[in-house]
RNA sequence: UCCGUGGGAGAGACCCGGGCCGCCGUGCCCGGGCGCCGAAGGGGCAACCACCCCGGAACCUCUCAGGCACCAGGGACCACUGG
Numbered sequence: 001u002c003c004g005u006g007g008g009a010g011a012g013a014c015c016c017g018g019g020c021c022g023c024c025g026u027g028c029c030c031g032g033g034c035g036c037c038g039a040a041g042g043g044g045c046a047a048c049c050a051c052c053c054c055g056g057a058a059c060c061u062c063u064c065a066g067g068c069a070c071c072a073g074g075g076a077c078c079a080c081u082g083g
Base pairs, nucleotide, nucleotide: 002082004080005079006078007077012034014033015032016031017030018029019028020027021025035068036067037066041064042062043061044060048056049055
């Protein structure tokens, strides 16, 4: 570093407009608005590491991207098995 298994948080069941359905719903899809979240990715600062040169670097920070009932999905990171 990769594969497999297990664990894995936060934040509006918000508002407006349009559309879909032999189902009319606390339904689904699309666009917009305001608010909010940080743990995909990305940017910034920096302890620290390395130092011959080239560098690496947070769970801090920004919120571009992403996300905001349950379920599902995603998920940094952690543990274990094998290569």
Annotation
This is a predicted structure of an 83-nucleotide RNA (Glycine riboswitch aptamer) from a soil metagenome. Model confidence (mean pLDDT): 76 of 100. RNAcentral holds the sequence, with entries from MGnify.